The part of an RNA shown here (small-subunit ribosomal RNA, 3' minor domain) has 145 nucleotides and comes from a Chthoniobacteraceae bacterium.

[in-house]
Context: one part of a larger RNA
Formats: sequence, structure tokens, C1' cells
RNA sequence: CACCGCCCGUCACAUCAUGGGAGUCGCUUGUACCCGAAGUGCAUGAGCUAACCGCAAGGAGGCAGUGCCCGAAGGUAUGAGUGGUAACUGGGAUGAAGUCGUAACAAGGUAGCCGUAGGGGAACCUGCGGCUGGAUCACCUCCUU
Repeated sequence: CACCGCCCGUCACAUCAUGGGAGUCGCUUGUACCCGAAGUGCAUGAGCUAACCGCAAGGAGGCAGUGCCCGAAGGUAUGAGUGGUAACUGGGAUGAAGUCGUAACAAGGUAGCCGUAGGGGAACCUGCGGCUGGAUCACCUCCUU
């Protein structure tokens, strides 16, 4: 490379990350209950018992056993947090030459934009209110020469 310009959105294709998601698989953890090893403690201790006491019988002390409380692991139920995965689904980003239109940029061919409501393949359209960051024409006021 200057209107044969610029440029918007849907749709199609490809890649990437990401949100939702019936569920599913882990990890961590709370609560309630069940079961309850070892072991301390407490109670009991008819069985056993070398040191102490006793001449002896026996006693003191101790031990096994038994019961109770606590109690790890385990189990059941129900929550919380977190990670992976998932049919399907939402938009997003990117990508020379795809599709449909032409919304914006000039008065962009209905001025544009903002808010809001409704509508529409899409850009968008329509209503109401607002702004000038609107062109053109006319008039008014002011300023300069």
C1' cells in the first nucleotide's frame, strides 16, 4: 500500500487452559456408638510362695488368677475439608487465505454513545430517559481585527 480503506458479531474447523457437573476413586479430619490388645491403677485373691518375724504352726510381704476404670488398633453410622477422574455442558484465548450478513469509523448512508426494558441467526433492532465526545443550515449573545 490511504474508502477497492477500516472494522463487528454469530456459525464451522483446529489447538490450549479453565468454570459447572449425576456420579465415582483416594487422602486428612470431627462427632456418636460398638468391640477392646498390652499395661498402670483400684478391688479381690479359697490357689501358689526362697530371703523378713517365728523353735514350730503360722504370720508379714509377694505372685498367679478374677473383676472394674482408663485404653491403641479395628468396626458401624453420619458430617467437614481437600485431591484425582467423569457422560454432558458454559463461556474464554489463539490460529494467512472458511460461512452469513454490515453493526461501528464520513451526516458510515436511520448521528453516535450511556442507562433501562422488550425483541432478534448474528453483528444488532425497537421503546423510554439522558449526554455531545454530532455534521449541515439559520438565528441570537460575546470576543478579536
The coordinates come from a structure-prediction model, not an experiment, and the mean pLDDT is 82.
It matches the Rfam family "Bacterial small subunit ribosomal RNA".